[in-house]
RNA sequence: AUAGAUAAAGCCAAACUUAUCGAGAGAUAAGGACGGAAAGCUGCGGGUCUUUUUGAAGAUAGCCGGGUUGCCUGAA
Numbered sequence: 001a002u003a004g005a006u007a008a009a010g011c012c013a014a015a016c017u018u019a020u021c022g023a024g025a026g027a028u029a030a031g032g033a034c035g036g037a038a039a040g041c042u043g044c045g046g047g048u049c050u051u052u053u054u055g056a057a058g059a060u061a062g063c064c065g066g067g068u069u070g071c072c073u074g075a076a
Stems, first nucleotide, its partner, number of pairs: 003073002011036002016031006034062001040068003044065003047060005
């Protein structure tokens, strides 16, 4: 540098439930684990979704790509 194991350590947490917030997509917290090797961060490009100025504004990073930072391992 490449790689990511039926291994080790640690990490995140889908659906669903409850509470709060929001007009909504959704968000946050707790419970809960389907999954994840960037499921860390970033709306930069595309996609999808919402809407109460249709001008646009917003949601999604667990849809894909780009950018950026980083833990562990030394098996193949």
The RNA shown here (c-di-GMP-I-GGC riboswitch aptamer) has 76 nucleotides and comes from Candidatus Vecturithrix granuli. Lineage of the source: Bacteria > Candidatus Moduliflexota > Candidatus Vecturitrichales > Candidatus Vecturitrichaceae > Candidatus Vecturithrix.